Notes: This is a predicted structure of a 73-nucleotide RNA (transfer RNA) from a Deltaproteobacteria bacterium. The RNAcentral record of the sequence draws on ENA. Its Rfam family is "tRNA". Rfam describes the family as follows. Transfer RNA (tRNA) molecules are approximately 80 nucleotides in length. Rfam classes the family as a transfer RNA. The source organism's lineage runs through Bacteria, Pseudomonadati, Myxococcota and Myxococcia. The prediction has a mean pLDDT of 80.
[in-house]
RNA sequence: GGGCCAUUAGCUCAAGUGGUAGAGCAGUGGAUUCUUAAUCCAUUGGCUCCCGGUUCGAGUCCGGGAUGGCCCA
Numbered sequence: 001g002g003g004c005c006a007u008u009a010g011c012u013c014a015a016g017u018g019g020u021a022g023a024g025c026a027g028u029g030g031a032u033u034c035u036u037a038a039u040c041c042a043u044u045g046g047c048u049c050c051c052g053g054u055u056c057g058a059g060u061c062c063g064g065g066a067u068g069g070c071c072c073a
Stems, first nucleotide, its partner, number of pairs: 001072007010025004019056001027043005049065005
């Protein structure tokens, strides 16, 4: 210098052909228990890495950038 992949909730990850962003764990409240742990029920939490473009509508498509990883030179 060139190519590819990833970036979404506190963490690990989903999201068909563009159409109201979800799960597990964690947190909070409750049940259970002599107490704790475990288990069960409910619930909070995200303008999807940034800036633009396309579109009635973008996590998703297009351009540029940032960070991390891998490969080639």